[in-house]
RNA sequence: AACCGAUAAGGGCAAACUGUCCGUGAGGGCAGGACGCAAAGCCAUGGAUCCACGCAUGUACGGGGACUGCCAGGCUGCCGAA
Numbered sequence: 001a002a003c004c005g006a007u008a009a010g011g012g013c014a015a016a017c018u019g020u021c022c023g024u025g026a027g028g029g030c031a032g033g034a035c036g037c038a039a040a041g042c043c044a045u046g047g048a049u050c051c052a053c054g055c056a057u058g059u060a061c062g063g064g065g066a067c068u069g070c071c072a073g074g075c076u077g078c079c080g081a082a
Base pairs, nucleotide, nucleotide: 004080005079012037013036017032018031019030020029021028022027035069041075042074043073045072046071047070049066050065051064053062054061055058
């Protein structure tokens, strides 16, 4: 240094659910709350999934949108037992 990842140390994030606000919707912000996470840090680049709309009605089209805690890819990063 790379791979790797512990009942290690110090920290970090926060699923479901609840309240409230925003959005036609998927979903998102904030607060509470912890199932989990070594990239659960960042980027919609490819695929998957989801949403409303359109008409040419397609065993899944078109353009638009959501999601990075579904899988890849790119960039960056803390610690150090085996």
The RNA shown here (c-di-GMP-I riboswitch aptamer) has 82 nucleotides and comes from a Deltaproteobacteria bacterium.
Of the family's consensus pairs, 95% are formed in the model.
The sequence was found by an Rfam model in a public genome assembly.
Lineage of the source: Bacteria > Pseudomonadati > Myxococcota > Myxococcia.
The coordinates come from a structure-prediction model, not an experiment, and the mean pLDDT is 87.